[in-house]
The RNA shown here (Glycine riboswitch aptamer) has 88 nucleotides and comes from uncultured Jatrophihabitans sp. Its Rfam family is "Glycine riboswitch aptamer". Gene Ontology term of the family: glycine biosynthetic process. Rfam describes the family as follows. This family represents the bacterial glycine riboswitch. RNAcentral holds the sequence, with entries from MGnify. The prediction has a mean pLDDT of 76. The source organism's lineage runs through Bacteria, Actinomycetota, Actinomycetes, Jatrophihabitantaceae and Jatrophihabitans.
RNA sequence: CCGAGCGGGAGAGUUCUCGUCCAAGUCCGGACGAGACGCCGAAGGAGCAAUUCUCCCCAGAAUCUCUCAGGCUACGUGACCGUUCGGA
Numbered sequence: 001c002c003g004a005g006c007g008g009g010a011g012a013g014u015u016c017u018c019g020u021c022c023a024a025g026u027c028c029g030g031a032c033g034a035g036a037c038g039c040c041g042a043a044g045g046a047g048c049a050a051u052u053c054u055c056c057c058c059a060g061a062a063u064c065u066c067u068c069a070g071g072c073u074a075c076g077u078g079a080c081c082g083u084u085c086g087g088a
Base pairs, nucleotide, nucleotide: 001087002086003085004084005083006082007081008080013037015036016035017034018033019032020031021030022029038072039071040070044068045066046065047064051062052061053060054059
C1' cells in the first nucleotide's frame, strides 16, 4: 500500500399524481411499484472556475466544487475512524 472480518458511522419529502393489494364499505387509511417536482453528499466519477492545503515555480490534492451516478421511512457493497487477519 492492497484485500477481507468485526464495531462505530451523517445528510436530504414518503410532497403530488397514477397503478396494484389490504382494510373500509358516504367520507377516509396503510403497504408496494412507477413518474414528476423538490432536496442531500460520506459509494464511485468529474473538475481545478471558487475555497483550503502542499510547493521556489509549473502543478498536484482535498473532508472543496459539480451532482453524471448514488441516495432522501428503513435498509445500506455509506467516506472516514478503531481493531484483527492475510498478501505484496